Transfer RNA from a Bacilli bacterium, 72 nucleotides, folded computationally. The coordinates come from a structure-prediction model, not an experiment, and the mean pLDDT is 83. Rfam family: tRNA. Rfam links the family to the GO term triplet codon-amino acid adaptor activity. It is annotated as a transfer RNA. The sequence was found in a public genome assembly.

RNA sequence: ACGCGUGUAGUACAACGGUUAGUAUUCCGGUCUCCAAAACCGGCGAUGUGAGUUCGAUUCUUUCCGCGCGUG
Repeated sequence: ACGCGUGUAGUACAACGGUUAGUAUUCCGGUCUCCAAAACCGGCGAUGUGAGUUCGAUUCUUUCCGCGCGUG
RNA backbone atom coordinates (compact mmCIF):
# COMPACT_ATOMS: atom_id res chain seq x y z
P A A 1 -1.07 3.87 3.52
O5' A A 1 -0.83 2.84 2.31
C5' A A 1 -0.69 3.38 1.00
C4' A A 1 -0.69 2.24 0.00
C3' A A 1 -1.94 1.36 0.00
O3' A A 1 -3.00 1.90 -0.73
C1' A A 1 0.00 0.00 0.00
P C A 2 -4.52 1.70 -0.28
O5' C A 2 -4.83 0.19 -0.68
C5' C A 2 -4.79 -0.20 -2.04
C4' C A 2 -4.81 -1.71 -2.18
C3' C A 2 -5.95 -2.41 -1.46
O3' C A 2 -7.18 -2.35 -2.17
C1' C A 2 -3.95 -3.55 -1.00
P G A 3 -8.57 -2.31 -1.36
O5' G A 3 -8.71 -3.82 -0.87
C5' G A 3 -8.85 -4.87 -1.82
C4' G A 3 -8.83 -6.22 -1.14
C3' G A 3 -9.82 -6.40 0.00
O3' G A 3 -11.13 -6.67 -0.45
C1' G A 3 -7.72 -7.23 0.66
P C A 4 -12.38 -6.18 0.43
O5' C A 4 -12.38 -7.20 1.67
C5' C A 4 -12.56 -8.58 1.46
C4' C A 4 -12.33 -9.37 2.73
C3' C A 4 -13.14 -8.94 3.94
O3' C A 4 -14.47 -9.39 3.92
C1' C A 4 -10.90 -9.26 4.57
P G A 5 -15.61 -8.50 4.62
O5' G A 5 -15.32 -8.65 6.18
C5' G A 5 -15.43 -9.93 6.80
C4' G A 5 -14.85 -9.92 8.19
C3' G A 5 -15.48 -8.98 9.19
O3' G A 5 -16.70 -9.46 9.71
C1' G A 5 -13.15 -8.85 9.37
P U A 6 -17.85 -8.40 10.09
O5' U A 6 -17.29 -7.67 11.40
C5' U A 6 -17.07 -8.40 12.58
C4' U A 6 -16.25 -7.59 13.58
C3' U A 6 -16.88 -6.29 14.03
O3' U A 6 -17.84 -6.50 15.06
C1' U A 6 -14.63 -5.91 13.50
P G A 7 -19.00 -5.37 15.25
O5' G A 7 -18.25 -4.24 16.08
C5' G A 7 -17.61 -4.56 17.31
C4' G A 7 -16.85 -3.36 17.86
C3' G A 7 -17.74 -2.20 18.31
O3' G A 7 -17.16 -1.56 19.42
C1' G A 7 -16.26 -1.47 16.65
P U A 8 -17.64 -1.97 20.87
O5' U A 8 -19.19 -1.64 20.80
C5' U A 8 -19.67 -0.33 20.68
C4' U A 8 -21.01 -0.17 21.34
C3' U A 8 -21.07 -0.60 22.79
O3' U A 8 -20.60 0.41 23.66
C1' U A 8 -22.91 -1.53 21.61
P A A 9 -19.59 -0.02 24.84
O5' A A 9 -20.56 -0.33 26.05
C5' A A 9 -20.08 -0.42 27.38
C4' A A 9 -20.76 0.58 28.24
C3' A A 9 -20.28 0.54 29.70
O3' A A 9 -20.27 1.87 30.21
C1' A A 9 -22.60 0.14 29.58
P G A 10 -18.88 2.73 29.87
O5' G A 10 -17.80 1.92 30.76
C5' G A 10 -16.45 2.42 30.80
C4' G A 10 -15.60 1.44 31.59
C3' G A 10 -15.52 0.06 31.00
O3' G A 10 -14.51 -0.04 30.00
C1' G A 10 -16.06 -0.10 33.29
P U A 11 -14.73 -0.99 28.72
O5' U A 11 -14.73 -2.45 29.32
C5' U A 11 -13.56 -3.01 29.89
C4' U A 11 -13.82 -4.43 30.35
C3' U A 11 -14.44 -5.35 29.31
O3' U A 11 -13.48 -5.90 28.43
C1' U A 11 -15.63 -5.56 31.35
P A A 12 -13.95 -6.32 26.92
O5' A A 12 -14.88 -7.58 27.14
C5' A A 12 -14.35 -8.79 27.65
C4' A A 12 -15.41 -9.86 27.75
C3' A A 12 -16.27 -10.05 26.52
O3' A A 12 -15.64 -10.84 25.53
C1' A A 12 -17.65 -9.97 28.43
P C A 13 -16.03 -10.65 24.00
O5' C A 13 -17.58 -10.34 24.04
C5' C A 13 -18.45 -10.85 23.06
C4' C A 13 -19.72 -11.39 23.72
C3' C A 13 -20.97 -11.25 22.87
O3' C A 13 -21.08 -12.30 21.91
C1' C A 13 -21.43 -10.54 25.06
P A A 14 -21.93 -12.05 20.61
O5' A A 14 -23.40 -12.04 21.25
C5' A A 14 -24.43 -11.35 20.61
C4' A A 14 -25.74 -11.55 21.36
C3' A A 14 -26.96 -11.04 20.62
O3' A A 14 -27.44 -12.01 19.70
C1' A A 14 -26.99 -10.23 22.84
P A A 15 -27.55 -11.58 18.15
O5' A A 15 -28.77 -10.56 18.17
C5' A A 15 -30.00 -10.93 18.73
C4' A A 15 -30.85 -9.73 18.99
C3' A A 15 -30.98 -8.76 17.83
O3' A A 15 -31.94 -9.19 16.87
C1' A A 15 -30.50 -7.57 19.79
P C A 16 -31.42 -9.91 15.51
O5' C A 16 -32.33 -9.28 14.40
C5' C A 16 -33.64 -9.80 14.21
C4' C A 16 -33.89 -9.96 12.75
C3' C A 16 -34.23 -8.68 12.02
O3' C A 16 -33.77 -8.76 10.68
C1' C A 16 -36.06 -10.16 11.91
P G A 17 -32.63 -7.78 10.17
O5' G A 17 -33.12 -6.41 10.79
C5' G A 17 -33.63 -5.41 9.91
C4' G A 17 -34.14 -4.27 10.72
C3' G A 17 -35.63 -4.32 11.01
O3' G A 17 -35.93 -3.53 12.13
C1' G A 17 -35.19 -2.52 9.61
P G A 18 -36.67 -4.21 13.43
O5' G A 18 -37.64 -3.07 13.95
C5' G A 18 -37.09 -2.00 14.79
C4' G A 18 -38.21 -1.09 15.25
C3' G A 18 -39.24 -1.73 16.17
O3' G A 18 -39.82 -0.71 16.97
C1' G A 18 -40.29 -1.07 14.17
P U A 19 -39.04 -0.13 18.24
O5' U A 19 -39.69 -0.89 19.47
C5' U A 19 -40.07 -2.26 19.42
C4' U A 19 -39.50 -3.02 20.59
C3' U A 19 -39.19 -2.19 21.84
O3' U A 19 -40.33 -2.09 22.63
C1' U A 19 -37.45 -3.80 21.37
P U A 20 -40.91 -0.62 23.11
O5' U A 20 -39.64 0.11 23.71
C5' U A 20 -39.63 1.53 23.83
C4' U A 20 -38.69 1.96 24.94
C3' U A 20 -37.35 1.22 24.95
O3' U A 20 -36.33 2.12 25.36
C1' U A 20 -38.49 0.87 27.00
P A A 21 -34.99 2.17 24.37
O5' A A 21 -34.16 0.85 24.69
C5' A A 21 -34.66 -0.41 24.26
C4' A A 21 -33.54 -1.38 24.03
C3' A A 21 -32.61 -1.60 25.21
O3' A A 21 -33.15 -2.50 26.15
C1' A A 21 -31.34 -1.33 23.21
P G A 22 -33.08 -2.15 27.70
O5' G A 22 -32.86 -3.58 28.39
C5' G A 22 -33.80 -4.62 28.21
C4' G A 22 -33.13 -5.93 27.95
C3' G A 22 -32.17 -6.41 29.03
O3' G A 22 -32.84 -7.00 30.13
C1' G A 22 -31.19 -6.69 26.89
P U A 23 -32.12 -7.03 31.57
O5' U A 23 -31.04 -8.18 31.42
C5' U A 23 -31.45 -9.51 31.16
C4' U A 23 -30.27 -10.44 30.99
C3' U A 23 -29.22 -10.36 32.10
O3' U A 23 -29.60 -11.06 33.26
C1' U A 23 -28.16 -10.39 29.99
P A A 24 -29.09 -10.53 34.69
O5' A A 24 -27.53 -10.95 34.74
C5' A A 24 -27.17 -12.32 34.68
C4' A A 24 -25.69 -12.47 34.42
C3' A A 24 -24.78 -11.72 35.40
O3' A A 24 -24.60 -12.41 36.63
C1' A A 24 -24.05 -11.36 33.18
P U A 25 -24.50 -11.56 37.97
O5' U A 25 -23.10 -10.83 37.85
C5' U A 25 -21.90 -11.59 37.85
C4' U A 25 -20.72 -10.75 37.38
C3' U A 25 -20.42 -9.50 38.19
O3' U A 25 -19.70 -9.78 39.38
C1' U A 25 -20.40 -8.97 35.90
P U A 26 -19.88 -8.78 40.61
O5' U A 26 -19.20 -7.42 40.13
C5' U A 26 -17.80 -7.37 39.89
C4' U A 26 -17.38 -6.02 39.34
C3' U A 26 -17.70 -4.82 40.21
O3' U A 26 -16.77 -4.64 41.26
C1' U A 26 -18.28 -4.37 37.97
P C A 27 -17.27 -4.15 42.67
O5' C A 27 -17.83 -2.67 42.40
C5' C A 27 -16.95 -1.63 41.98
C4' C A 27 -17.74 -0.38 41.64
C3' C A 27 -18.71 0.09 42.70
O3' C A 27 -18.09 0.85 43.73
C1' C A 27 -19.79 0.09 40.60
P C A 28 -18.64 0.68 45.24
O5' C A 28 -20.01 1.47 45.21
C5' C A 28 -20.02 2.88 44.95
C4' C A 28 -21.44 3.40 44.92
C3' C A 28 -22.34 2.97 46.07
O3' C A 28 -22.13 3.71 47.25
C1' C A 28 -23.50 2.70 44.04
P G A 29 -22.37 2.97 48.67
O5' G A 29 -23.94 2.89 48.76
C5' G A 29 -24.72 4.06 48.85
C4' G A 29 -26.20 3.76 48.82
C3' G A 29 -26.70 2.73 49.82
O3' G A 29 -26.84 3.26 51.13
C1' G A 29 -27.64 2.27 47.73
P G A 30 -26.66 2.26 52.38
O5' G A 30 -27.95 1.32 52.32
C5' G A 30 -29.26 1.86 52.54
C4' G A 30 -30.32 0.87 52.19
C3' G A 30 -30.40 -0.38 53.05
O3' G A 30 -31.04 -0.16 54.30
C1' G A 30 -30.62 -0.97 50.77
P U A 31 -30.65 -1.08 55.56
O5' U A 31 -31.31 -2.47 55.24
C5' U A 31 -32.72 -2.61 55.17
C4' U A 31 -33.12 -4.03 54.83
C3' U A 31 -32.55 -5.10 55.75
O3' U A 31 -33.31 -5.23 56.95
C1' U A 31 -32.27 -5.75 53.49
P C A 32 -32.53 -5.49 58.34
O5' C A 32 -31.83 -6.90 58.15
C5' C A 32 -32.60 -8.07 57.98
C4' C A 32 -31.72 -9.25 57.60
C3' C A 32 -30.55 -9.50 58.53
O3' C A 32 -30.94 -10.24 59.69
C1' C A 32 -29.80 -9.57 56.30
P U A 33 -30.48 -9.76 61.15
O5' U A 33 -28.92 -10.03 61.15
C5' U A 33 -28.42 -11.35 61.01
C4' U A 33 -26.91 -11.33 60.92
C3' U A 33 -26.21 -10.52 62.00
O3' U A 33 -26.09 -11.25 63.21
C1' U A 33 -25.27 -10.03 59.88
P C A 34 -26.40 -10.51 64.60
O5' C A 34 -25.29 -9.40 64.73
C5' C A 34 -25.37 -8.37 65.70
C4' C A 34 -24.02 -7.73 65.92
C3' C A 34 -23.28 -7.34 64.66
O3' C A 34 -23.68 -6.06 64.18
C1' C A 34 -21.84 -8.55 66.09
P C A 35 -23.87 -5.87 62.64
O5' C A 35 -22.38 -5.91 62.06
C5' C A 35 -21.44 -4.91 62.43
C4' C A 35 -20.09 -5.22 61.85
C3' C A 35 -20.06 -5.56 60.37
O3' C A 35 -20.09 -4.40 59.54
C1' C A 35 -18.75 -7.12 61.55
P A A 36 -20.78 -4.50 58.10
O5' A A 36 -20.01 -5.71 57.40
C5' A A 36 -19.04 -5.43 56.41
C4' A A 36 -18.16 -6.62 56.15
C3' A A 36 -18.55 -7.52 54.99
O3' A A 36 -18.21 -6.94 53.72
C1' A A 36 -17.91 -8.86 56.83
P A A 37 -19.23 -7.16 52.53
O5' A A 37 -19.05 -8.69 52.10
C5' A A 37 -17.81 -9.16 51.63
C4' A A 37 -17.77 -10.66 51.58
C3' A A 37 -18.87 -11.31 50.77
O3' A A 37 -18.58 -11.35 49.38
C1' A A 37 -18.73 -12.37 52.85
P A A 38 -19.72 -11.08 48.29
O5' A A 38 -20.69 -12.33 48.49
C5' A A 38 -20.23 -13.63 48.14
C4' A A 38 -21.21 -14.68 48.63
C3' A A 38 -22.64 -14.53 48.12
O3' A A 38 -22.82 -15.09 46.84
C1' A A 38 -22.67 -14.86 50.45
P A A 39 -23.80 -14.35 45.75
O5' A A 39 -25.24 -14.49 46.42
C5' A A 39 -25.83 -15.77 46.62
C4' A A 39 -27.09 -15.65 47.45
C3' A A 39 -28.11 -14.65 46.94
O3' A A 39 -28.92 -15.16 45.90
C1' A A 39 -27.76 -14.31 49.23
P C A 40 -29.30 -14.24 44.65
O5' C A 40 -30.44 -13.31 45.25
C5' C A 40 -31.62 -13.86 45.80
C4' C A 40 -32.39 -12.84 46.58
C3' C A 40 -32.68 -11.52 45.86
O3' C A 40 -33.79 -11.63 44.97
C1' C A 40 -31.88 -11.06 48.01
P C A 41 -33.79 -10.73 43.66
O5' C A 41 -34.13 -9.27 44.23
C5' C A 41 -35.35 -9.04 44.87
C4' C A 41 -35.42 -7.62 45.40
C3' C A 41 -35.09 -6.53 44.39
O3' C A 41 -36.16 -6.27 43.49
C1' C A 41 -33.99 -6.08 46.40
P G A 42 -35.81 -5.79 42.00
O5' G A 42 -35.24 -4.32 42.20
C5' G A 42 -36.11 -3.29 42.61
C4' G A 42 -35.33 -2.05 43.03
C3' G A 42 -34.53 -1.35 41.93
O3' G A 42 -35.32 -0.58 41.05
C1' G A 42 -33.22 -1.49 43.89
P G A 43 -34.81 -0.36 39.53
O5' G A 43 -33.59 0.66 39.70
C5' G A 43 -33.79 1.94 40.24
C4' G A 43 -32.47 2.66 40.45
C3' G A 43 -31.63 2.87 39.22
O3' G A 43 -32.07 3.98 38.45
C1' G A 43 -30.26 2.08 40.97
P C A 44 -31.81 4.01 36.86
O5' C A 44 -30.29 4.47 36.77
C5' C A 44 -29.88 5.68 37.36
C4' C A 44 -28.38 5.84 37.30
C3' C A 44 -27.76 5.69 35.91
O3' C A 44 -27.87 6.89 35.16
C1' C A 44 -26.49 4.48 37.50
P G A 45 -28.30 6.81 33.62
O5' G A 45 -27.04 6.20 32.89
C5' G A 45 -25.77 6.83 32.97
C4' G A 45 -24.67 5.86 32.64
C3' G A 45 -24.83 5.18 31.30
O3' G A 45 -24.38 5.99 30.24
C1' G A 45 -24.31 3.59 32.97
P A A 46 -25.30 6.22 28.96
O5' A A 46 -24.70 5.22 27.89
C5' A A 46 -23.31 5.30 27.53
C4' A A 46 -22.95 4.22 26.56
C3' A A 46 -23.64 4.30 25.21
O3' A A 46 -22.98 5.18 24.34
C1' A A 46 -23.76 2.09 26.04
P U A 47 -23.79 6.01 23.19
O5' U A 47 -24.25 4.89 22.17
C5' U A 47 -23.72 4.88 20.85
C4' U A 47 -23.27 3.47 20.50
C3' U A 47 -23.01 3.24 19.02
O3' U A 47 -21.96 2.30 18.88
C1' U A 47 -24.68 1.78 19.72
P G A 48 -20.97 2.35 17.60
O5' G A 48 -20.18 3.70 17.84
C5' G A 48 -19.52 3.96 19.05
C4' G A 48 -18.35 4.89 18.81
C3' G A 48 -18.63 6.03 17.85
O3' G A 48 -19.27 7.11 18.48
C1' G A 48 -16.62 4.97 17.25
P U A 49 -20.42 7.97 17.66
O5' U A 49 -19.55 8.77 16.58
C5' U A 49 -18.63 9.76 17.00
C4' U A 49 -18.02 10.46 15.80
C3' U A 49 -19.00 10.92 14.73
O3' U A 49 -19.68 12.12 15.06
C1' U A 49 -17.20 9.83 13.70
P G A 50 -21.22 12.29 14.58
O5' G A 50 -21.13 12.57 13.02
C5' G A 50 -20.54 13.77 12.55
C4' G A 50 -20.27 13.71 11.07
C3' G A 50 -21.47 13.44 10.17
O3' G A 50 -22.30 14.56 10.00
C1' G A 50 -19.65 12.13 9.46
P A A 51 -23.87 14.36 9.71
O5' A A 51 -23.91 13.66 8.26
C5' A A 51 -23.74 14.46 7.11
C4' A A 51 -23.55 13.62 5.87
C3' A A 51 -24.78 12.88 5.35
O3' A A 51 -25.69 13.70 4.64
C1' A A 51 -22.94 11.41 5.32
P G A 52 -27.24 13.34 4.68
O5' G A 52 -27.38 12.01 3.81
C5' G A 52 -27.03 12.06 2.43
C4' G A 52 -27.01 10.68 1.82
C3' G A 52 -28.34 9.93 1.82
O3' G A 52 -29.19 10.35 0.78
C1' G A 52 -26.62 8.47 2.53
P U A 53 -30.79 10.27 0.97
O5' U A 53 -31.10 8.71 0.94
C5' U A 53 -30.88 7.96 -0.24
C4' U A 53 -31.24 6.50 -0.02
C3' U A 53 -32.62 6.27 0.57
O3' U A 53 -33.64 6.32 -0.41
C1' U A 53 -31.03 4.94 1.71
P U A 54 -34.95 7.21 -0.16
O5' U A 54 -35.69 6.39 0.99
C5' U A 54 -36.09 5.05 0.78
C4' U A 54 -36.50 4.40 2.07
C3' U A 54 -37.48 5.20 2.92
O3' U A 54 -38.83 5.09 2.46
C1' U A 54 -35.76 4.34 4.29
P C A 55 -39.73 6.43 2.30
O5' C A 55 -39.96 6.82 3.83
C5' C A 55 -40.61 8.04 4.15
C4' C A 55 -41.05 8.02 5.60
C3' C A 55 -40.02 7.53 6.60
O3' C A 55 -39.13 8.55 6.99
C1' C A 55 -42.03 6.39 6.98
P G A 56 -37.56 8.24 7.05
O5' G A 56 -37.50 7.23 8.30
C5' G A 56 -37.78 7.68 9.59
C4' G A 56 -37.84 6.52 10.57
C3' G A 56 -36.57 5.68 10.69
O3' G A 56 -35.63 6.28 11.57
C1' G A 56 -38.43 4.25 10.48
P A A 57 -34.09 6.27 11.12
O5' A A 57 -33.64 4.76 11.24
C5' A A 57 -33.80 4.08 12.49
C4' A A 57 -32.63 3.14 12.74
C3' A A 57 -31.25 3.85 12.89
O3' A A 57 -30.44 3.09 13.78
C1' A A 57 -31.16 2.42 11.04
P U A 58 -30.27 3.56 15.29
O5' U A 58 -29.25 2.47 15.87
C5' U A 58 -27.88 2.74 15.84
C4' U A 58 -27.07 1.45 15.84
C3' U A 58 -27.19 0.61 14.58
O3' U A 58 -26.27 1.04 13.61
C1' U A 58 -27.45 -0.77 16.49
P U A 59 -26.73 1.05 12.01
O5' U A 59 -27.13 -0.47 11.74
C5' U A 59 -26.14 -1.48 11.81
C4' U A 59 -26.75 -2.84 11.65
C3' U A 59 -27.35 -3.11 10.27
O3' U A 59 -27.06 -4.44 9.87
C1' U A 59 -29.01 -3.37 11.94
P C A 60 -25.88 -4.68 8.80
O5' C A 60 -26.41 -3.98 7.47
C5' C A 60 -27.23 -4.68 6.54
C4' C A 60 -27.53 -3.84 5.33
C3' C A 60 -26.38 -2.96 4.84
O3' C A 60 -25.43 -3.69 4.07
C1' C A 60 -28.34 -1.68 4.89
P U A 61 -23.88 -3.29 4.04
O5' U A 61 -23.88 -1.94 3.18
C5' U A 61 -24.20 -1.98 1.81
C4' U A 61 -24.07 -0.59 1.19
C3' U A 61 -22.76 0.13 1.46
O3' U A 61 -21.71 -0.32 0.60
C1' U A 61 -24.56 1.60 1.83
P U A 62 -20.20 -0.37 1.15
O5' U A 62 -19.80 1.16 1.31
C5' U A 62 -19.71 2.01 0.18
C4' U A 62 -19.60 3.45 0.61
C3' U A 62 -18.44 3.79 1.52
O3' U A 62 -17.21 3.93 0.80
C1' U A 62 -20.39 4.81 2.35
P U A 63 -15.82 3.76 1.57
O5' U A 63 -15.60 5.20 2.22
C5' U A 63 -15.39 6.33 1.40
C4' U A 63 -15.19 7.59 2.23
C3' U A 63 -14.13 7.48 3.31
O3' U A 63 -12.81 7.66 2.81
C1' U A 63 -16.09 8.48 4.20
P C A 64 -11.60 6.83 3.43
O5' C A 64 -11.45 7.47 4.88
C5' C A 64 -11.06 8.83 5.02
C4' C A 64 -11.32 9.31 6.44
C3' C A 64 -10.62 8.53 7.54
O3' C A 64 -9.26 8.90 7.70
C1' C A 64 -12.87 8.86 8.13
P C A 65 -8.18 7.82 8.22
O5' C A 65 -8.63 7.58 9.74
C5' C A 65 -8.56 8.64 10.67
C4' C A 65 -9.11 8.20 12.02
C3' C A 65 -8.54 6.90 12.58
O3' C A 65 -7.25 7.08 13.14
C1' C A 65 -10.87 6.88 12.81
P G A 66 -6.22 5.86 13.04
O5' G A 66 -6.77 4.82 14.12
C5' G A 66 -6.88 5.19 15.48
C4' G A 66 -7.57 4.11 16.29
C3' G A 66 -7.03 2.69 16.13
O3' G A 66 -5.83 2.47 16.86
C1' G A 66 -9.39 2.64 16.07
P C A 67 -4.80 1.41 16.25
O5' C A 67 -5.48 -0.01 16.49
C5' C A 67 -5.80 -0.44 17.81
C4' C A 67 -6.62 -1.70 17.77
C3' C A 67 -6.05 -2.86 16.98
O3' C A 67 -5.02 -3.56 17.65
C1' C A 67 -8.33 -2.62 16.47
P G A 68 -3.87 -4.30 16.77
O5' G A 68 -4.60 -5.57 16.18
C5' G A 68 -5.12 -6.57 17.06
C4' G A 68 -5.93 -7.59 16.29
C3' G A 68 -5.20 -8.26 15.12
O3' G A 68 -4.32 -9.29 15.53
C1' G A 68 -7.37 -7.63 14.43
P C A 69 -3.02 -9.63 14.63
O5' C A 69 -3.62 -10.39 13.37
C5' C A 69 -4.28 -11.61 13.52
C4' C A 69 -4.92 -12.07 12.22
C3' C A 69 -3.99 -12.12 11.02
O3' C A 69 -3.16 -13.28 10.99
C1' C A 69 -5.99 -11.07 10.40
P G A 70 -1.71 -13.19 10.25
O5' G A 70 -2.07 -13.10 8.70
C5' G A 70 -2.69 -14.17 8.04
C4' G A 70 -3.18 -13.76 6.68
C3' G A 70 -2.11 -13.36 5.68
O3' G A 70 -1.46 -14.49 5.09
C1' G A 70 -3.90 -11.82 5.60
P U A 71 0.03 -14.35 4.49
O5' U A 71 -0.15 -13.44 3.19
C5' U A 71 -0.87 -13.93 2.07
C4' U A 71 -0.85 -12.91 0.93
C3' U A 71 0.54 -12.37 0.58
O3' U A 71 1.28 -13.25 -0.27
C1' U A 71 -1.00 -10.58 0.75
P G A 72 2.84 -13.38 -0.09
O5' G A 72 3.44 -12.04 -0.69
C5' G A 72 3.22 -11.74 -2.06
C4' G A 72 3.57 -10.29 -2.31
C3' G A 72 4.97 -9.85 -1.86
O3' G A 72 5.99 -10.23 -2.77
C1' G A 72 3.35 -8.23 -1.22